[in-house]
Molecule: small-subunit ribosomal RNA
Organism: uncultured prokaryote
RNA sequence: GAGAGUUUGAUCCUGGCUCAGAUUGAACGCUGGCGGCGUGCCUAACACAUGCAAGUCGAGCGAACAUAGAAGCUUGCUUCUGAUGACGAGUGGCGGACGGGUGAGUAAUGCGUAGGAAUCUGCCUAGUAGUGGGGGACAACUUGGGGAAACUCAAGCUAAUACCGCAUACGCCCUACGGGGGAAAGCGGGGGAUCUUCGGACCUCGCGCUAUUAGAUGAGCCUGCGUGAGAUUAGCUUGUUGGUGAGGUAAAGGCUCACCAAGGCUGCGAUCUCUAGCUGGUCUGAGAGGACGAUCAGCCACACUGGGACUGAGACACGGCCCAGACUCCUACGGGAGGCAGCAGUGGGGAAUAUUGGACAAUGGGCGAAAGCCUGAUCCAGCCACGCCGCGUGUGUGAUGAAGGUCUUCGGAUCGUAAAGCACUGUGGGGAGGGAAGAACAUGCCAGGGGAAUAAUACCCCCAGGUACUGACGGUACCUCCUUAGCAAGCACCGGCUAACUCCGUGCCAGCAGCCGCGGUAAUACGGAGGGUGCAAACGUUGCUCGGAAUUAUUGGGCGUAAAGCGCGUGUAGGCGGUUUGUUAAGUCGGAUGUGAAAGCCCUGGGCUUAACCCAGGAAGUGCGUUCGAUACUGGCAAACUAGAGUGCGGGAGAGGGUGGCGGAAUUCCCGGUGUAGAGGUGAAAUUCGUAGAUAUCGGGAGGAACACCAGUGGCGAAGGCGGCCACCUGGACCGAUACUGACGCUGAGACGCGAAAGCGUGGGUAGCAAACAGGAUUAGAUACCCUGGUAGUCCACGCCGUAAACGAUGAGUGCUAGGUGUCGCGGGUAUUGACCCCUGCGGUGCCGGAGCUAACGCAUUAAGCACUCCGCCUGGGGAGUACGGCCGCAAGGCUAAAACUCAAAGGAAUUGACGGGGGCCCGCACAAGCGGUGGAGCAUGUGGUUUAAUUCGAUGCAACGCGCAGAACCUUACCUAGGCUUGAACUGUAGGGGACAGCUUGGAGACAGAGGGGUGCCCCUUCGGGGACUGGUGGUUCAGGUGCUGCAUGGCUGUCGUCAGCUCGUGUCGUGAGAUGUUGGGUUAAGUCCCGCAACGAGCGCAACCCUUGCCACUAGUUGCCAGCGGUUCGGCCGGGCUACUCUAGAGAGACUGCCGGUGUCAAACCGGAGGAAGGUGGGGAUGACGUCAAGUCCUCAUGGCCCUUAUGCCCAGGGCUACACACGUGCUACAAUGGCGACCACAAAGGGCUGCGACACCGCGAGGUGAAGCUAAUCCCUAAAAAACCGCCCCAGUUCGGAUAGGAGUCUGCAACUCGACUCCUUGAAGCUGGAAUCGCUAGUAAUCGGAGAUCAGAACGCUCCGGUGAAUACGUUCCCGGGCCUUGUACACACCGCCCGUCACACCAUGGGAGUCGGAUGCUCCAGAAGUGGCUGAGCUAACCCGCAAGGGAGGCAGGUCCCUAAGGAGUGUUCGGUAACUGGGGUGAAGUCGUAACAAGGUAGCCGUAG
Repeated sequence: GAGAGUUUGAUCCUGGCUCAGAUUGAACGCUGGCGGCGUGCCUAACACAUGCAAGUCGAGCGAACAUAGAAGCUUGCUUCUGAUGACGAGUGGCGGACGGGUGAGUAAUGCGUAGGAAUCUGCCUAGUAGUGGGGGACAACUUGGGGAAACUCAAGCUAAUACCGCAUACGCCCUACGGGGGAAAGCGGGGGAUCUUCGGACCUCGCGCUAUUAGAUGAGCCUGCGUGAGAUUAGCUUGUUGGUGAGGUAAAGGCUCACCAAGGCUGCGAUCUCUAGCUGGUCUGAGAGGACGAUCAGCCACACUGGGACUGAGACACGGCCCAGACUCCUACGGGAGGCAGCAGUGGGGAAUAUUGGACAAUGGGCGAAAGCCUGAUCCAGCCACGCCGCGUGUGUGAUGAAGGUCUUCGGAUCGUAAAGCACUGUGGGGAGGGAAGAACAUGCCAGGGGAAUAAUACCCCCAGGUACUGACGGUACCUCCUUAGCAAGCACCGGCUAACUCCGUGCCAGCAGCCGCGGUAAUACGGAGGGUGCAAACGUUGCUCGGAAUUAUUGGGCGUAAAGCGCGUGUAGGCGGUUUGUUAAGUCGGAUGUGAAAGCCCUGGGCUUAACCCAGGAAGUGCGUUCGAUACUGGCAAACUAGAGUGCGGGAGAGGGUGGCGGAAUUCCCGGUGUAGAGGUGAAAUUCGUAGAUAUCGGGAGGAACACCAGUGGCGAAGGCGGCCACCUGGACCGAUACUGACGCUGAGACGCGAAAGCGUGGGUAGCAAACAGGAUUAGAUACCCUGGUAGUCCACGCCGUAAACGAUGAGUGCUAGGUGUCGCGGGUAUUGACCCCUGCGGUGCCGGAGCUAACGCAUUAAGCACUCCGCCUGGGGAGUACGGCCGCAAGGCUAAAACUCAAAGGAAUUGACGGGGGCCCGCACAAGCGGUGGAGCAUGUGGUUUAAUUCGAUGCAACGCGCAGAACCUUACCUAGGCUUGAACUGUAGGGGACAGCUUGGAGACAGAGGGGUGCCCCUUCGGGGACUGGUGGUUCAGGUGCUGCAUGGCUGUCGUCAGCUCGUGUCGUGAGAUGUUGGGUUAAGUCCCGCAACGAGCGCAACCCUUGCCACUAGUUGCCAGCGGUUCGGCCGGGCUACUCUAGAGAGACUGCCGGUGUCAAACCGGAGGAAGGUGGGGAUGACGUCAAGUCCUCAUGGCCCUUAUGCCCAGGGCUACACACGUGCUACAAUGGCGACCACAAAGGGCUGCGACACCGCGAGGUGAAGCUAAUCCCUAAAAAACCGCCCCAGUUCGGAUAGGAGUCUGCAACUCGACUCCUUGAAGCUGGAAUCGCUAGUAAUCGGAGAUCAGAACGCUCCGGUGAAUACGUUCCCGGGCCUUGUACACACCGCCCGUCACACCAUGGGAGUCGGAUGCUCCAGAAGUGGCUGAGCUAACCCGCAAGGGAGGCAGGUCCCUAAGGAGUGUUCGGUAACUGGGGUGAAGUCGUAACAAGGUAGCCGUAG
């Protein structure tokens, strides 16, 4: 020292991306009251107009000018004085090397830190010694000349603290130790003597000057250590490295030169390339670190670009000089001038950074003796919310919780004490006044005290006292009074992270977005509003940095499977290293000391009203140096040891390697024999071989390759790898006993060697196999899988290649840490005659397993445990092991190895499911075995399609399609056409007027509209006024209405998997967790049914049972049912009667439970068989449908959120449509006939229904039916005839006496109404169809099949649906296969879950990138040309004041111009290297919503997959 979001259905881990924090020289958006303190071109070291930024000294000098004074006199001129001057120019001195700016260059000639010796140092301080005497010039000035100008030339005059000799020399310098050499300048103040040319000399003081010593300060030089990146930069270097000598410098030094030697640097990274000023520090961080180097401070570098020197103490000089170049300006075209990276300012660039301000009052600097002058240093002011800090925008009270807004469940809630109102306050702002507070010291002046110096009480200097002057800021700060709540709040956000929620609009649109992600009609995520949250004169956004990130891991990570162990070895450098003793003291530890600038950070205290800010003190500064000490450990040195390592001796094991030889089996080929029609091959075939004799078989021969059995998670080797036998050569390991060496060891960057297969080169060889290739199949295709052939190759020799999923996906070495059990090699012990067994040691090789470790899986003495040493490697996925470059290779290619761009994941292990053309077990009319159908025909019915004004709507694999519809002529009805209504057909409240109610008429298709009329009686209460209820019409208004949309907003209901046996929970246990266990296992069952076992023990929903029905019996009851016995009879249970009989009815019981027996089984559950029984193992049937799945179905049953319509999408009405018809499909009916059809005759049910009903019976009609009509509100009457069957007869295999469609005619019934569009009847007609392709459905017993009956709906209208009974089979070996399901297990890259996932080419669009004929530009190496300015060398016949010689003329020394040489900048030429821009074309890559082609991978992915290599 804080974490969070995001990979998944969920989990753990790995791992990236993103967020919350802090910061900023910032910018942008919106907003903006005040003050304090700070900050402000990060870009173009781009170009600059204008002004200012370095001058000063008259007490160094000459002169001029003005003023003043004096003198002279020719009274308007001359001279003098320093008396004064903003004294301009000149000479001379000092300063312009500081201060100020900038960061281009520079990876070390720099910087930081610690040291060093061979140096200089103006002004300053201290000391010592001097300051004597001369000389000659040059500016200014005057005159003349040239020039546009800048400026310049010539002649002449002149001063000095300018210049030059001479003298002197304590100290100084040189020296061969004899000696030699070298200085100076004056100026000012004062003054008692003395002198004077009256200027002074002289003395003294002060300031200067010269020489020298020392110090201080500053500067130069050298050294150690530290101070970026790249190895896709590995070699660099010739003044290079060293020496000797010389030159040069202030100074050491190849700094330079001559000669000599051949060195020097480099893997601890030279050279090269890119980037960069360094530091104190700043930001961040817990720290270690990381990033940065604005402001402030130290150092460096630069001053338009490049080069150069001069002067000077100091420069190679920002506001100096010379030259070259670019640019700008002036010009009379001849020539000149300039350098803001000083302060302001301008243009430009840019997202972006200020005033052409004031003052020297303070601080500091330069000059000066000083006054003072100069100072864009500095101090202040101005501009900017750029940052930090402080203050304000009011305070108290105030509930009708006002109005208004928003939301609303319509009740209310909220904005909200917020406002208004009332009472206060006055910071800031404004006005007025005060204050000129403090910032002020120094200099000067004044008394005059003390001191220094002196001859001196002058002068000068120092200390103390008093006093005056000086303010840019400044209309300051601060204080007082007045004034009015009056003038002062915004910005962002509100899905999660992350504090804060609702409404409306929008409808994958518009948009949002930091990440995850929102938006496709109910958006807390877009836009607006209300409300809320956060911060606040700001708030957000963007950019950069650190943090979080342990995500480069020193602190503090990893490498079996997530990214990551080199394929393996030998070994160099390096790193690390056994035991003992001594020594040393390098590392290490401790003390002292120096340094680590100031500022900053931290602590303490103080000053501004506070704070920011500032001041003072302290601490810290983890570092480096010096020194003293310690000696355990490490290192060095010395000596020794034997446990590590190695050598010798004796053994045995082994596919270890190499060479040569030998052997048998098999394949193929050749020859010969036998033999005949096929062989071969496959899923099935064909290509192929064979009558020219194959295959098969026998004999013989040839040749090449490989070595069956033995053979084994056996052996050997470092790995790759090694397998018949023998011989030779040769490496390593192991065991045993002992002797020797004495740490000789481990690892190992580079380096070197070995290294499967494929491949390459040369030459051989080639039996089999076999890329490529050819053919045959398969297929939609099949450049494949299968088949027939077949070449490289496979083999040998020599040489390359150097890669593999080269794997234990596990680097090497050493030590330590429970066991059990195999096996190989060697040895020991006991026992034995011997072998085996048993115990045991060492080495190897396996399995299991504990602690420990691990994300888990797993590893576990052969570690992935615990430790140490060394090496290699990793840092999200893709792009990519690719491009470029380099090295290697004959080539193929290998090694090394990026970036742009793109994604928010990519991964590992494990979990639960789902799935598999995975496995095991089991079930089901699932298959099989059977029976009957469908699919073909006609018709019925539903659907699709089409048509139509409409053919209303819904249902669509199973699980839509005789479904909603248990019944469309009108109605229904939702659809269409036409006609109407608008508070509406129906509902609620209200006002006024009226009324119970029944019937008639006109128009119209009807709805409806109009006219007229009968009737005033009725219900309840009453105070007799009225009220209530009811009914229809009118008015206005709340509202109605919708079969309109959304079943993907819903409730309810339903289907389906499936009546399948499953689905879960509590507690416990296991696991980091998702989860597991239970529920798995062994049996068994129809069943998660039961039993046993078991870290589980129990429980719930399901199963079963309880319910209904049916099958047997007994009991009760006995009408409407029944009739045994008795009587009667019209012969009909019809009547009496009976029901203690039977059937039946309907109540309540009983019965069946594996209860009993035998066997099997685990002593179980259970199963098999049997007995008894009406029924036997859930007896048959029904009802009953777990958790859930399908966004399954239904908004058109109903209910309902939201949306939509409101003179219409509502309501009424007539007609039409839902009934259409080329066609396709589903479900049915009737058939195709003789097990049949027809005729005649004749039996036997069950279950239902009936008053708007069922309707007997009689009559009529061929019939449907009609007329009359009894009975029955039903065990009573009716529907009601059951039919198939049985018996008799006819038909005789045909489109028929089968079949009945279609059509014509005639009718019946229902109903307002049968045209569109009903059912039925009769006569006539007599279609297709002769058993149905591919395919497909139902059914396991009272079932299928077949036969009829009834009901619901309903006026009428079933071949449909539901229920009922009659007759009544066949078959099931069995679970291989198809379908569905259950359990266990396995694989998985699936989880929308295989209708999944997913790969590559092609086509299109966009993006970045490689190559590219070239082309353009930058940087740079080498070679050469040329060579400005300039230092230096040489020369210097031209010129020349000081010094020397000389009487002079002249000469000499020295110097200058000029010339020349070396070096050298820009420039030019050539040739390389390198970086970048661009380019026709081209290569691959990435991304993109639904494109095309295939199906490679994930399951055995349908040919297991993958790696290397070739085609």